[in-house]
Molecule: transfer RNA
Organism: uncultured Clostridia bacterium
RNA sequence: GGAGAUGUGGCGGAACUGGCAGACGCACAGGACUUAAAAUCCUGCGGACGAAUAAUCCGUGCCGGUUCGAUUCCGGCCAUCUCCA
Repeated sequence: GGAGAUGUGGCGGAACUGGCAGACGCACAGGACUUAAAAUCCUGCGGACGAAUAAUCCGUGCCGGUUCGAUUCCGGCCAUCUCCA
């Protein structure tokens, strides 16, 4: 220098043909159980605003495009990995 793959909450990892993003697991927080703990069970767990676990809005590496609608398709860029030279 060329080609390809990957990038989603704190971590791993889903979303099957473009149609409610974050299922499920781990971690964490609160509670139940216990003399106390572990294990187990229940609830919660992206961000902004807000008194609020309400409503609303934003959020898939970054910037654009297509579309009524994009994690998904297209272009450019960045990072990591693999292969070729």